The RNA shown here (c-di-GMP-I-GGC riboswitch aptamer) has 84 nucleotides and comes from a Clostridiaceae bacterium. The organism belongs to Clostridiaceae, within Bacteria. Model confidence (mean pLDDT): 91 of 100.
RNA sequence: ACCGAUAAAGGCAAACCUGUUGAAAGGCAGGGGCGCAAAGCCAUAGGGCCUAAUGCGAAAGCAAUGGCAGCCUGGCCGCCGAAG
Repeated sequence: ACCGAUAAAGGCAAACCUGUUGAAAGGCAGGGGCGCAAAGCCAUAGGGCCUAAUGCGAAAGCAAUGGCAGCCUGGCCGCCGAAG
C1' cells in the first nucleotide's frame, strides 16, 4: 500500500411517524433503525433515476434550469488494524 475481521473505539442512519420547507421530486429538524468500511464530500466527471413550477403544445405529452452521492462508475479526503 492493497485489503477488511464474529476485533476495539467511535460514526452514519432506510422504511415509518411528527414538525417544517418546497409547485413537485426532495431538503431540514426530532423520534426510529433497515442497513453501511467511506451510507464522508463532489450532481459543472460520465451514465442512470425522480419531479415538472416554468417553457412548448389544442390536448396527450415533452423538456431541468429543480433534485437523488443509501443506483453504478469516477474524483477528493479520512478512523481503526487481525489474517493474507